[in-house]
This is a predicted structure of a 247-nucleotide part of an RNA (large-subunit ribosomal RNA, domain VI) from Natronococcus amylolyticus DSM 10524. It was read from a public genome assembly.

Context: one part of a larger RNA
RNA sequence: UGUUACGGUAUCUGACGGGAACGUUCGUAUAGUACGAGAGGAACUACGAAUGGGUGCCACUCGUGUACCGGCUGUUCGAGAGAGCACGUGCCGGGCAGCGACGCACCACGGGGUAAGAGCUGAACGCAUCUAAGCUCGAAACCCACCUGGAAAAGAGAUACCACUGAGAUCACUCGUAGAAGACGAGGUCGAUAGACUCGGGGUGUACGCGCCAAGGCAACGAGGCGUUGAGCCCGCGAGCACUAAC
Numbered sequence: 001u002g003u004u005a006c007g008g009u010a011u012c013u014g015a016c017g018g019g020a021a022c023g024u025u026c027g028u029a030u031a032g033u034a035c036g037a038g039a040g041g042a043a044c045u046a047c048g049a050a051u052g053g054g055u056g057c058c059a060c061u062c063g064u065g066u067a068c069c070g071g072c073u074g075u076u077c078g079a080g081a082g083a084g085c086a087c088g089u090g091c092c093g094g095g096c097a098g099c100g101a102c103g104c105a106c107c108a109c110g111g112g113g114u115a116a117g118a119g120c121u122g123a124a125c126g127c128a129u130c131u132a133a134g135c136u137c138g139a140a141a142c143c144c145a146c147c148u149g150g151a152a153a154a155g156a157g158a159u160a161c162c163a164c165u166g167a168g169a170u171c172a173c174u175c176g177u178a179g180a181a182g183a184c185g186a187g188g189u190c191g192a193u194a195g196a197c198u199c200g201g202g203g204u205g206u207a208c209g210c211g212c213c214a215a216g217g218c219a220a221c222g223a224g225g226c227g228u229u230g231a232g233c234c235c236g237c238g239a240g241c242a243c244u245a246a247c
Stems, first nucleotide, its partner, number of pairs: 007162006016149004022052008035040001053107005061101004068094005073086005096236001110144003117137004173187004193245003197240004201235004209228005216221001
């Protein structure tokens, strides 16, 4: 863009596609049964598990975590506090969210038509014959079932509702369960969409300053320790709250 006059919002149908979404093995019961003189020794079926593969997820475990917190060395600035640099984290110890696997969950049965094959009835050919007419079974394969795409399926679909109108949609705006760009989704004051703030939860591990103690020292000073102090610092998390911005 089209879907034969005429717009839209939702919800569907399913022509036709994609998938391997399952494969293998073991155990228990069947059963020391059937069978067999004995020695030995099954199966149908049901249940449970392991492993390979597939899909999804992050409560747990583990990894990462160049947001974050702490420790340490050298050097530079500085009275100190606190910082810069050390290859694109200086090194080391931790680590939330997110992402991931080494973690967790799930991945049937069954039905239909058949193949090889097994048969029934049955002539041609008074018999016989699974086949010629007809019929019954029969596979991890095929078609359904299961997951998924799919009205551009030109036979271009259906249903409900709104409406003949600024209905609806878009840009711009606040955003993320989405994302390369488009797209998709949430919101837009009749509002919790994002930020700020408060509280909760979490990470690190007890801040600066001050007081006391402190080996030594005439003194000045003094590494360090204790207390103030689970402090200080920080948060991509949750809730509340219209303060800020959705004009």